RNA sequence: GGAGAGGUGCCGGAGUGGCCGAACGGGACGGAUUCGAAAUCCGUUGUACGGGAAACCGUACCUAGGGUUCAAAUCCCUAUCUCUCCG
Numbered sequence: 001g002g003a004g005a006g007g008u009g010c011c012g013g014a015g016u017g018g019c020c021g022a023a024c025g026g027g028a029c030g031g032a033u034u035c036g037a038a039a040u041c042c043g044u045u046g047u048a049c050g051g052g053a054a055a056c057c058g059u060a061c062c063u064a065g066g067g068u069u070c071a072a073a074u075c076c077c078u079a080u081c082u083c084u085c086c087g
Stems, first nucleotide, its partner, number of pairs: 001086007010026003018070001027045006046061006063079005
């Protein structure tokens, strides 16, 4: 230099136009059980901004920017980063 695959929450990772800030697993926090633990079971758990006394509510966010569409994490373009292969 060329080709291909990929970037989603604290981590892994599914989702391939609408039911989705988003399954599932791990982690964390709270609880049950126990003399106490481990294991097991139950519940909760992304970030930012705004509103609210609080509970909670609203909006935006799927690497970044742009485009297509009534509607984009998903399709297209560019940039960027990671991995693999070729030279």